Record summary
A computed fold for a 127-nucleotide RNA from Candidatus Heritagella gallinarum, annotated as FMN riboswitch aptamer (RFN element). Its mean pLDDT, the model's own confidence on a scale to 100, is 81.
């Protein structure tokens, strides 16, 4: 420099009005870790894939900066959620149970699933 980089509202209720409220439903960015899981092996290894809720980055916002003041870039900050019970030298990673959790703006009526900023950008992959 190029490419690629986020999924999800069927179904019933109430109701003027919900894809938002109730019950059931669905979905889970990216790096690390990881006793599983495959492969290949000269048997020591070695690759590869395995956490939404353990680390830590992104997105979102917030404040200073800085430019060519259009936007953009940078620094600092804010940013969600896990327990219980098996196994075991070792596991919030494995098995099995129950749980929780999801920026900002709109919306006849309250959104993680609708719509927008977004045919954006970005952590990062790959070449």
């Nucleotide at each position: 420099c190029u490419u690629c980089g986020g999924g999800g509202c069927g179904g019933g209720g109430u109701g003027c009005a919900a894809u938002u409220c109730c019950c059931c439903a669905c979905u889970g960015g990216c790096g690390g870790u990881a006793a599983u899981c495959u492969g290949c092996u000269g048997u020591u290894g070695c690759a590869g894939a395995a956490a939404g809720c353990c680390c830590g980055c992104g997105a979102c916002c917030g404040a200073c900066g800085c430019u060519u003041u259009c936007a953009g870039c940078g620094u600092c900050g804010u940013u969600g959620a896990u327990u219980u019970g098996g196994u075991g030298a070792g596991a919030u990673u494995c098995c099995a149970a129950a749980g929780c959790c999801a920026a900002c703006g709109g919306u006849u009526a309250a959104a993680g699933u609708c719509c927008g900023g977004a045919u954006g950008g970005a952590a990062g992959a790959a070449g």
Its Rfam family is "FMN riboswitch aptamer (RFN element)". Gene Ontology term of the family: FMN binding.